[in-house]
RNA sequence: GUUUUAUAGAGAAGGGUGAAGAGAUCGGGCUCAACGAAACCCUGGCAACCGGCUUUUAUUCUAAAAGCAGCGGUGCCAAUUCCCGCCAAGCUUACUUCGGUAAGAAAUUUUGGAAAUAUAAAAU
Numbered sequence: 001g002u003u004u005u006a007u008a009g010a011g012a013a014g015g016g017u018g019a020a021g022a023g024a025u026c027g028g029g030c031u032c033a034a035c036g037a038a039a040c041c042c043u044g045g046c047a048a049c050c051g052g053c054u055u056u057u058a059u060u061c062u063a064a065a066a067g068c069a070g071c072g073g074u075g076c077c078a079a080u081u082c083c084c085g086c087c088a089a090g091c092u093u094a095c096u097u098c099g100g101u102a103a104g105a106a107a108u109u110u111u112g113g114a115a116a117u118a119u120a121a122a123a124u
Base pairs, nucleotide, nucleotide: 001124002123003122004121005120006119007118008117013043014042015041016040017039021032022031023030026085027084028083029082044077045076046075049073050072051071052068053067054066055065056064057063058062081116086113087112088111089110090109091104092103093102094101095100
């Protein structure tokens, strides 16, 4: 890098270096930023995916379920994955030959899905 599976409305900030951008990409919106963005480093924290521990069940190995801890491996610490974009259904508005047509995104039109992205675990 690719594939598969799971999760993504909860949660958690201070300092140093740094210098003008940042919020994945494209378009748009909105927001954050000289009261110092990104990035890197240190410390602290959140969470509980994997490892760990306990119990139960089936059991040779082992597997499944429930729970515990936060020691180890990752991850994360503005805003829902910041929001919209594609599909379906609903809702609202306008027009209508009453069949329907068009518009409505962005702290406001709702729900479901897809795609994309991120993270973990496994495989390659």
Source information: The RNA shown here (SAM riboswitch aptamer (S box leader)) has 124 nucleotides and comes from an uncultured Saprospiraceae bacterium. It was read from a public genome assembly, where an Rfam model found it. Its mean pLDDT, the model's own confidence on a scale to 100, is 80.